[in-house]
Small-subunit ribosomal RNA, 3' major domain from a metagenome, 484 nucleotides, folded computationally.
Context: one part of a larger RNA
Formats: sequence, C1' cells, structure tokens
RNA sequence: UGACGGGGGCCCGCACAAGCGGUGGAGCAUGUGGCUUAAUUCGAUGCUACGCGAAGAACCUUACCUGGCCUUGACAUCUAUCGUGAAAGGUGGUGAAAGCCAUCGACGGCCCGAAAGGGUGCUGGGGAUAGACAGGUGCUGCAUGGUUGUCGUCAGCUCGUGUCGUGAGAUGUUGGCUUAAGUGCCGCAACGAGCGCAACCCCUGUGUUUAGUUACCUGCGCAAGCAGGGUCUCUAAACAGACUGCCUCGCUUUAAACGAGGAGGAAGGUGGGGAUGACGUCAAAUCAGUAUGGCCCUUACGGCCAGGGCUGCACACGUGCUACAAUGCGCGGAACAGAGGGACGCAAGACCGCGAGGUGGAGCCAAUCCCAGAAAUCCGCGCCCAGUUCAGAUUGGAGGCUGCAACUCGCCUCCAUGAAGCCGGAAUCGCUAGUAAUGGCGCAUCAGCUACGGCGCCGUGAAUACGUUCCCGGGCCUUGUACA
Repeated sequence: UGACGGGGGCCCGCACAAGCGGUGGAGCAUGUGGCUUAAUUCGAUGCUACGCGAAGAACCUUACCUGGCCUUGACAUCUAUCGUGAAAGGUGGUGAAAGCCAUCGACGGCCCGAAAGGGUGCUGGGGAUAGACAGGUGCUGCAUGGUUGUCGUCAGCUCGUGUCGUGAGAUGUUGGCUUAAGUGCCGCAACGAGCGCAACCCCUGUGUUUAGUUACCUGCGCAAGCAGGGUCUCUAAACAGACUGCCUCGCUUUAAACGAGGAGGAAGGUGGGGAUGACGUCAAAUCAGUAUGGCCCUUACGGCCAGGGCUGCACACGUGCUACAAUGCGCGGAACAGAGGGACGCAAGACCGCGAGGUGGAGCCAAUCCCAGAAAUCCGCGCCCAGUUCAGAUUGGAGGCUGCAACUCGCCUCCAUGAAGCCGGAAUCGCUAGUAAUGGCGCAUCAGCUACGGCGCCGUGAAUACGUUCCCGGGCCUUGUACA
C1' cells in the first nucleotide's frame, strides 16, 4: 500500500421489511447430471453452467458409432514425366450408396489448305504417374489474437507538476454539507488534467411549420372507384419546449443543495425507456465461428457413402407449459389493437371436407392486396360443487400436410379413451407503475417441426414501501492483523 475481520461509523440496491404473483407437490415439454449403449459427438459447471453455444438434429446438418470404399486426395499452388480428342455428360455391369470395371462421347489454340480435311502436346483445358504438399470439429483458452460473461451503469481508476517522507509511498482523491453520481459547494500543500458520471445519439410524451399518396375528411356509387379538400387522424423532415428558469415559505455557512407549496405548462425536478460498461478482477469462457504459436496423425486422427446415434431411461436437479376449477367451464351472438412478414412468397371471394386441409386463383414487389377472425372483454343460455360438462396425460382407430423418405424420430385434425392432479414440506424466485399479474398477436431460424423456447407488439391493469435492527451484494472513512 492492499486484502481480510462472526471490528466500528456513514450511505446505497426489490437486499430485508410491506405487498402481489410464482417455483418446490401433479402431468407434460426442454436442458443437465447419472445410468445405459457399438455410439448415445463436443463444449458450458456457485453467484457468472443447466429452454446455455443450438434463431430449427428424420436424411443433410454431424463433429459420434457400425459397415462398404478412396489415397496428391472433396479443396489450393507448383514441378517432372507420360499421354489426350476430349473434359463434362451418357450407357452397361456390380453395389445399399459411395466406389470399382467396361464402353460411347460434337468443341480450344497454332500451322497447312479455297474447302473438305490434315498436322501438332505447342498455349489453355482436362487425364495418368511420381513428388513437393493438401487435409485434421485431433491436443493445449495455463502459449495467443479477437470476442464475451461477471463484479456493475457500481462511482470509481489514474496522471503531470509541486510539496512531505531515507524509502515503500503519501498528498491531490482526505474533511464539513450535498447529490443518482469523485454531482456540486466550502475548506485544505496543493494546483491542474485524463479515463469514467452527466450531456451530446435513438424511441416515446406536447406543439408549430412544411409536405399530402396508397393515409385522412366530404360528396356520389352496391363495389371497384371517381371528384373535391391542405388536413382532424396519420405519415416524416425541420424546429420549439424543461433549465430548479420564475414566485412564496422553511432549512442551510449570505454556498452548493434540500423540503413543502404555487404560477405557467402536454410534461417538474435525471419526464419515461434504450444505446452507451472506466482502471481492473476471476490463469473466468471460447483452439468446435474464424484467426493463430507449439505438439500430434498422414492408405489415416484425412476424404466419400449407407444405416444407426445425438431423441436411449430405475433415477436426481434446473427452466418452463397446462391444470387442480364457479372471478370457472361449455355453447351462441356483438366489439376494440399495435408491431411485423410476403415473389422458389402472402394468398382474398367461391366450391369440397365435421376438421386438419384440398381445388382454384382475384389482388399484391405492398400506408393500396394478403397473412388477419385479435383474445381476454360484453350480452344471453346451460352446468350446480362432483375427480364433475374441472383437468387433459396416456392409449386405440381413422385421416391431413411437408418432404426422395416421417419405423427408429415430425407436426396437425377427427372419433374413442379418459391418468395424475382438490393449490403443493423444508426451502426458494420475480416485481416499485402502464410495473407485477393476466390476454392474445407477430417475427427470426425454417421444406416441415418436436416453439410450451427466444426476440418483439399491443389489450386489461393492481397491491405495497412504517422503516434500515437483521440476511445478501456494493461504495467511502476509520481500526486490528502473525496474510500478500
């Protein structure tokens, strides 16, 4: 100087408390451990692994296993020799395919020629052989780059000069007040500065101006649309707006600020949200994204193919979904979004089917057309507290769709079947407002989908916070230390 303390002081944070909803019990989905296996590829492992890499494992992917094959190789550059009318591609045999064997097979350039045609490995291309080499998701993240997690959006981390100290170092950065903040004020052997904080950026909340189709409004029309309007909504560009700026009282050091209230305002004390992550810590994570040193394999630890596996199941854990019902379930009727996606695409009306879906194809490269009926909600009716008209696992049957192919191992529909489950022990998680809770909608990946996941969008919309004694994490000062 740090680190640590079941030392002290001060202060924060959904840290506790106050509340609301969960997890832990059930069934299922998913990840992991374990077990099993020819293989169940690999990585991630307290917080910071476990719906994580994977925003898509039937084949492919695929890295694993079994079997069948190839050996200058699926891919790059080059050398030597041989030989070519081809290579590609087609056909036949064999085979599960890959491969192997056989066979057919028009064409480049240059030279000669009027042409037909002929010549020529010579230049391109391609082939064979040999050799340099390729190749490796093989090892090392404790050799690395790059990227990332975490403490933590916590308020810290440092430097120059000066001064103090023999020195390590200190001072500044400590102190008083204050702040979300090393934010600011005052003081002070310090005076300044940098990286962080804040602001500058984006979205959102109000308004003005400009602009006006495909949006909006008005009229006509069944509709497609037509005409008109600069325009309420909206769209998208520029600007305005908030700064404790103004006023009152209190408090304070005549400071910075804070508390209570007022004016004006769409908004008031960082308005709300996002992006943004200092010096560093964990030899944290990643050699399997890519790159890369070293080591290792080289007829195999490389390459191709078929099938299997990654989906196995006595168990254990994490994360979720659906429920256990009446604030509900079922049936009928009526209404209101936002943000997205669409050409190998989205697909309307119509017709067929109980349905999944099928036939067909108007329109749309989209403020125009389509996906697209939002659902919770409201109205009416039934159920009458029961393992039920709750719940839907499991199983049987019949179908639909995607795809070369759904046995291992896809999703969906219909009929039948109807399991556990009556609100969950110890323990434990999230959340302070348009939040929690709850309801649906969309997108990426993607042929399809094991999505109940992830990322977004809007609808309905709470309760509670006395307070900081305690638990956890963190910041500053101080103290002890036999630790570095």